[in-house]
RNA sequence: CUCGAUAAAGGCAAACCACCCGCGAGGGUGGGGCGCAAAGCGAUGGGACUCCGGAUUUAGGAGUUAGCCAGCUGCCGAAA
Numbered sequence: 001c002u003c004g005a006u007a008a009a010g011g012c013a014a015a016c017c018a019c020c021c022g023c024g025a026g027g028g029u030g031g032g033g034c035g036c037a038a039a040g041c042g043a044u045g046g047g048a049c050u051c052c053g054g055a056u057u058u059a060g061g062a063g064u065u066a067g068c069c070a071g072c073u074g075c076c077g078a079a080a
Stems, first nucleotide, its partner, number of pairs: 002080001003077002011036002016031006034067001040072002044070003047065006
């Protein structure tokens, strides 16, 4: 360095529920805990999704999502 343990210390938090924001995708706070070794960072590239537009699904515009992938950074240290 690769790698990732019935290891240690910690961390995050899906569905669902309540309230709030958004036309929507979705987001915030609290509860909750399915999972996660990058479930840390970040919309740069790809993917997915929403709204507008268009009018037969093409181009275009504005957005959402990193818990889809790539990218950047990083704690711990058994085995191999």